[in-house]
RNA sequence: GUUGGUCACUAGGGGUGCCCGGGCGCAGCCUGGGCUGAGAUCACACCCUCCGAACCUGAUCCGGGUCAUGCCGGCGCAGGGAAGUGAGCCGCCCGCUAC
Numbered sequence: 001g002u003u004g005g006u007c008a009c010u011a012g013g014g015g016u017g018c019c020c021g022g023g024c025g026c027a028g029c030c031u032g033g034g035c036u037g038a039g040a041u042c043a044c045a046c047c048c049u050c051c052g053a054a055c056c057u058g059a060u061c062c063g064g065g066u067c068a069u070g071c072c073g074g075c076g077c078a079g080g081g082a083a084g085u086g087a088g089c090c091g092c093c094c095g096c097u098a099c
Stems, first nucleotide, its partner, number of pairs: 001092002004090002006087005011049004017035008055080003061074004
């Protein structure tokens, strides 16, 4: 010094599905359990913020698998998508000095 990592502060963006049982005043809501996941509305949480796959669109998409699902893969160097500051701890780079 730092466009590597990490941490802090402030600000902002985002998702919440599927299956089974029970209940109710049954197009729905409440509740218990199960699946994947960081997160499935105990949230003052979790994830992501341009070096952007958090998330949205395409999409009532395609392939595989599942009791089922946005479960997995593809689509995807497709289109969108929310940022600044500081610390200088680890790493790295540069310079100086001493031996």
Molecule: TPP riboswitch aptamer (THI element)
Organism: Cyanobium sp. ATX 6A2